[in-house]
Context: one part of a larger RNA
RNA sequence: GAAUGAACGCUGGCGGCGUGCUUAACACAUGCAAGUCGCACGAGAACUCUUCUGCUUGCAGAAGAUAGUAAAGUGGCGCACGGGUGAGUAACGCGUGGGUAAUCUACCUCCGAAUCGGGGAUAACCCGCCGAAAGGCGAGCUAAUACCGGAUAAUAUCCUUAAAACAUCCGUUUUUUGGAUCAAAGGUGGCCUCUACAUGUAAGCUACUGUUUGGAGAUGAGCCCGCGUUAGAUUAGCUAGUUGGUGGGGUAAAGGCCUACCAAGGCAACGAUCUAUAGCUGGUCUGAGAGGACGAUCAGCCACACUGGGACUGAGACACGGCCCAGACUCCUACGGGAGGCAGCAGUGGGGAAUAUUGCACAAUGGGCGAAAGCCUGAUGCAGCAAUACCGCGUGUGUGAAGAAGGCCUGAGGGUUGUAAAGCACUUUCAAUUGUGAGGAAAAGCUUUUGGUUAAUAACCUUGAGUCUUGACGUUAACAAUACAAGAAGCACCGGCUAACUCCGUGCCAGCAGCCGCGGUAAUACGGAGGGUGCAAGCGUUAAUC
Numbered sequence: 001g002a003a004u005g006a007a008c009g010c011u012g013g014c015g016g017c018g019u020g021c022u023u024a025a026c027a028c029a030u031g032c033a034a035g036u037c038g039c040a041c042g043a044g045a046a047c048u049c050u051u052c053u054g055c056u057u058g059c060a061g062a063a064g065a066u067a068g069u070a071a072a073g074u075g076g077c078g079c080a081c082g083g084g085u086g087a088g089u090a091a092c093g094c095g096u097g098g099g100u101a102a103u104c105u106a107c108c109u110c111c112g113a114a115u116c117g118g119g120g121a122u123a124a125c126c127c128g129c130c131g132a133a134a135g136g137c138g139a140g141c142u143a144a145u146a147c148c149g150g151a152u153a154a155u156a157u158c159c160u161u162a163a164a165a166c167a168u169c170c171g172u173u174u175u176u177u178g179g180a181u182c183a184a185a186g187g188u189g190g191c192c193u194c195u196a197c198a199u200g201u202a203a204g205c206u207a208c209u210g211u212u213u214g215g216a217g218a219u220g221a222g223c224c225c226g227c228g229u230u231a232g233a234u235u236a237g238c239u240a241g242u243u244g245g246u247g248g249g250g251u252a253a254a255g256g257c258c259u260a261c262c263a264a265g266g267c268a269a270c271g272a273u274c275u276a277u278a279g280c281u282g283g284u285c286u287g288a289g290a291g292g293a294c295g296a297u298c299a300g301c302c303a304c305a306c307u308g309g310g311a312c313u314g315a316g317a318c319a320c321g322g323c324c325c326a327g328a329c330u331c332c333u334a335c336g337g338g339a340g341g342c343a344g345c346a347g348u349g350g351g352g353a354a355u356a357u358u359g360c361a362c363a364a365u366g367g368g369c370g371a372a373a374g375c376c377u378g379a380u381g382c383a384g385c386a387a388u389a390c391c392g393c394g395u396g397u398g399u400g401a402a403g404a405a406g407g408c409c410u411g412a413g414g415g416u417u418g419u420a421a422a423g424c425a426c427u428u429u430c431a432a433u434u435g436u437g438a439g440g441a442a443a444a445g446c447u448u449u450u451g452g453u454u455a456a457u458a459a460c461c462u463u464g465a466g467u468c469u470u471g472a473c474g475u476u477a478a479c480a481a482u483a484c485a486a487g488a489a490g491c492a493c494c495g496g497c498u499a500a501c502u503c504c505g506u507g508c509c510a511g512c513a514g515c516c517g518c519g520g521u522a523a524u525a526c527g528g529a530g531g532g533u534g535c536a537a538g539c540g541u542u543a544a545u546c
Base pairs, nucleotide, nucleotide: 001546002545004543006542007541008540009539010538013393014392015391016390018388019386020385021351026349027348028347030346031345032344035077036076037075040074041073046069047068048065049064050063051062052061053060054059055058084304085303086302093229094228095227096226097225098224099223100222103221104220108217109216110215111214112213113212114211115210116150118148119147125140127138128137129136130135156181157180158179159178162175163174164173165172166171186209187208188207189206190205191204193202230276231275232274237267238266239265242264243263244262245261246260247259248258249257279301280300281299282298283294284293285292286291306327307326308325309324310323329340330339331338332337357383359382360381361380365379366377367376368375369374396426397425398424399423406417407416408415409414430487432482433481434480435479436478440473445467446466447465448464451461452460490535491534492533493532494531495516496515497514501530502529503528504527505526511518512517
């Protein structure tokens, strides 16, 4: 000099744009942070609506709702994303470059084939019982895209016959014979026919969507390898599933990953093992560079979710707001037994020099579910707080010498503060008040239209046009008007380094100090004042980095 996720002292006008528990991975009151689908399903409390009947005229009863809302339940998808933290980890964890002929991949895209025919349950519900509660037990009824058989089946999987090519061996590839095994679910809209003329049922056609199976892709993930990745030798030896082989098991998958047997190996001064410290990287800061220090915010990867262990479900987890066991802690209890996990967003206590609101909205972007409308979303978008960092602007402009008054100094003449003020003339940025007012909005819906599909003019998909709306921020940005210089300057320093000097007080005292050093009666170094210097909504100090 630069720089900081800073803190402290004094001071403090506005705006933009970032950032904000670095300490206790300490404990947490309260609210919210993951739901959604009625176009999978039964049942249908309550509400709403329609019709009818009765009378007491605003009530009761009955029927119906494919013209509805919707608690609870079965089922599907999601909950493995998004969000947080850095405890552990010196490791294939990360970075970089390869391999997978050793692998998987829900949803999505393209291509092929299929979607036949049956069965038995169960929740909800109702009844009874137990329990303080959490919750549980028994009996009965019912549905499905829930569950389970059967049929069908290949270029799927497995076994097998034969041949060819390649290869040093193991073997690999291609073609081929025969056999075995494995699947499914429907839903919604429209039309036509029949009829008991209906809001129903049956057969058929059709559109969309779903389901099963196979191939390819895309995306994501698993595993393996080369190289690189802190310090200590006052850590020198470490290792029995240890190193390798064979057989077997296991996994989506290679492998001591696991197991039985066999062999006795494997690592290490090119630092094994042990100990300490630490998430890694893109990057950030500094520096001419080489380097050094760091790894907040943002982005990629990893690890963790009260502590330790375990599996279940699933395409994917050994799962932050899932389950089980053990432990510590907290809470409820009728003492028999139960409940919980903010390193999500706010917020509380505690620790600390120190770090914010128990805010608004799904309008935008993105995500989940849904055919869609839409619902959910503390992701996100915004607002609030903090001079915490950076950037910009303002606190007036011009004129004004009687060089006013006052202050300070003085050699008492004067000097200085100082064009500074006053006065006069102007301007009105910002702030204030009032008004106008973009952009962030694209869509979706409705009407119509083009093309496709189709038996079809219906329905569905699609192109274009029109129409109608959708904003948390928000009293938005911006612009215009009104009025007044009106509302807006401090902090540190002045012995040398280092820009800036005198007086008074004090008297080795009180004190200063980054280094040298000042102070013991004339202190430019202490304290105050006047003056000056430097920065400026900041200025200094401290800490730690280059």

Background
The part of an RNA shown here (small-subunit ribosomal RNA, 5' domain) has 546 nucleotides and comes from a metagenome. The coordinates come from a structure-prediction model, not an experiment, and the mean pLDDT is 83.